[in-house]
RNAcentral holds the full RNA, with entries from ENA and SILVA. This is a predicted structure of a 504-nucleotide part of an RNA (small-subunit ribosomal RNA, 5' domain) from an uncultured bacterium. Rfam family: Bacterial small subunit ribosomal RNA. Gene Ontology terms of the family: ribosome and structural constituent of ribosome. The coordinates come from a structure-prediction model, not an experiment, and the mean pLDDT is 84.
Context: one part of a larger RNA
RNA sequence: GGACGAACGCUGGCGGCGUGCUUAACACAUGCAAGUCGAGCGGAAAGGCCCUUCGGGGUACUCGAGCGGCGAACGGGUGAGUAACACGUGAGUAACCUACCUCGAACUCUGGGAUAAGCCUGGGAAACUGGGUCUAAUACCGGAUGUUCAUCUCCUGCUGCAUGGUGGGGGAUGGAAAGUGUUUAGCGGUUCGGGAUGGGCUCGCGGCCUAUCAGCUUGUUGGUGAGGUAAUGGCUUACCAAGGCUUUUACGGGUAGCCGGCCUGAGAGGGCGACCGGCCACACUGGGACUGAGGUACGGCCCAGACUCCUACGGGAGGCAGCAGUGGGGAAUAUUGCGCAAUGGGCGGAAGCCUGACGCAGCAACGCCGUGUGAGGGAUGACGGCCUUCGGGUUGUAAACCUCUUUCACCAGGGACGAAGCUUUUGUGACGGUACCUGGGGAAGAAGCGCCGGCCAACUACGUGCCAGCAGCCGCGGUAACACGUAGGGCGCGAGCGUUGUCC
Numbered sequence: 001g002g003a004c005g006a007a008c009g010c011u012g013g014c015g016g017c018g019u020g021c022u023u024a025a026c027a028c029a030u031g032c033a034a035g036u037c038g039a040g041c042g043g044a045a046a047g048g049c050c051c052u053u054c055g056g057g058g059u060a061c062u063c064g065a066g067c068g069g070c071g072a073a074c075g076g077g078u079g080a081g082u083a084a085c086a087c088g089u090g091a092g093u094a095a096c097c098u099a100c101c102u103c104g105a106a107c108u109c110u111g112g113g114a115u116a117a118g119c120c121u122g123g124g125a126a127a128c129u130g131g132g133u134c135u136a137a138u139a140c141c142g143g144a145u146g147u148u149c150a151u152c153u154c155c156u157g158c159u160g161c162a163u164g165g166u167g168g169g170g171g172a173u174g175g176a177a178a179g180u181g182u183u184u185a186g187c188g189g190u191u192c193g194g195g196a197u198g199g200g201c202u203c204g205c206g207g208c209c210u211a212u213c214a215g216c217u218u219g220u221u222g223g224u225g226a227g228g229u230a231a232u233g234g235c236u237u238a239c240c241a242a243g244g245c246u247u248u249u250a251c252g253g254g255u256a257g258c259c260g261g262c263c264u265g266a267g268a269g270g271g272c273g274a275c276c277g278g279c280c281a282c283a284c285u286g287g288g289a290c291u292g293a294g295g296u297a298c299g300g301c302c303c304a305g306a307c308u309c310c311u312a313c314g315g316g317a318g319g320c321a322g323c324a325g326u327g328g329g330g331a332a333u334a335u336u337g338c339g340c341a342a343u344g345g346g347c348g349g350a351a352g353c354c355u356g357a358c359g360c361a362g363c364a365a366c367g368c369c370g371u372g373u374g375a376g377g378g379a380u381g382a383c384g385g386c387c388u389u390c391g392g393g394u395u396g397u398a399a400a401c402c403u404c405u406u407u408c409a410c411c412a413g414g415g416a417c418g419a420a421g422c423u424u425u426u427g428u429g430a431c432g433g434u435a436c437c438u439g440g441g442g443a444a445g446a447a448g449c450g451c452c453g454g455c456c457a458a459c460u461a462c463g464u465g466c467c468a469g470c471a472g473c474c475g476c477g478g479u480a481a482c483a484c485g486u487a488g489g490g491c492g493c494g495a496g497c498g499u500u501g502u503c504c
Base pairs, nucleotide, nucleotide: 001504002503003502004501006500007499008498009497010496013371014370015369016368017367018366019364020363021329026327027326028325030324031323032322035070036069037068040067041066043063044062047061048059049058050057051056077282078281079280087206088205089204090203091202092201093200096199097198101195102194103193104192105191106190107189108188109143110142111141112140118133119132120131121130122129123128149174150173151172152171153170154169155168156167157166158165159164179187180186208254209253210252215245216244217243220242221241222240223239224238225237226236227235257279258278259277260276261272262271263270264269284305285304286303287302288301307318308317309316310315335361337360338359339358343357344355345354346353347352374404375403376402377401384395385394386393387392408445410440411439412438413437414436418431421428422427448493449492450491451490452489453474454473455472459488460487461486462485463484469476470475
């Protein structure tokens, strides 16, 4: 000198764009953050409409709860753990999976038994739960067919990079389906083969400190059989062998999420990993599996633990490292806001519903950028202040005064783009009466902070008298202090200026 997710002191006009718990991965009141589909199903709790004998019945404009489907594994948060194939980069998979989407081929035949809701009836303070009875499906379970498919086996072609890979033909065994609809379009269903996308696994190389850590290891290293997985593999297990790693730093300890990048620097390098993007890990602490294409699952389940809450003491409920917000910790970090209008996501044929993702607004000079606080003229160099050699000098064209202008702010009027999609038309903007435009008045509402001994740009007076104090270093102060305090003047930057901290 530059930089910062900064803080502190003094000060503070406006706008744009960003950024905002670095500390206690401390504990959390309250609200919201994941639903949707009636074009899968039986139905009708509530509202509407119609009828009514006022008990109720009907309708389906719709729809609570339920069965079923898809989603909930995304999106959002955090950085605790992790020195590791976690990450980056480059390869491999002849050892693998992939819902929805897409392309191609073929099919969608025929039966069955339940169960929730409902009704009846129990238990319980509650959370919840038992029995009886009735019913449906794209829920569940049989049978048929099955190009292709899976497993086994026989014949045969081609080929590679080791295990092998890939075709053709024959045989045996096994394996599918669901309907809905304005009954047509459409939306679906099943099997197989490709694509796309996303992932799993393996390997080479790379990136911290420490030897006051020198030896480490028994599923350990390898093999065989078996199991397990989508898949290779000590991944697991039985048996066998005795191996494997290490000064090219094993093992141990400390620290730490990694990267694209960011800061600095001429570069080499050094430091950092906030915001944004990619990957990983975690979700009160520890463990476990279930469902599923996908999880060992933040707002799912089970168990244990700590903590908090409810209780009729028998038993239950909870998990903000989602968005706001509270307490606490701290030098320190914001609103319990508006909207789904846009973008994106889930469901749905669609209308649409949901979306604290997101879009916006609020707070904070926290940062960067822009802009204003007026412009021109004006000497008798006024008054006042300060200094003085008492002549004057300086503040200083500064002010007053004259002539202008009106950016920004304020007031009034007008007033968007962002909107395309959807929809027959109509209609649809949170921001927002915002931006912007026009008009109006009046210099009107808008300047501070640090420093002035040298380094280092800017000096005098008074006060003080090694006191009070200053100070980054050198050093100032003990009676004329350019170094302390005040004043005048000056220098520097300017809605900021200084100080502290950290990095280069």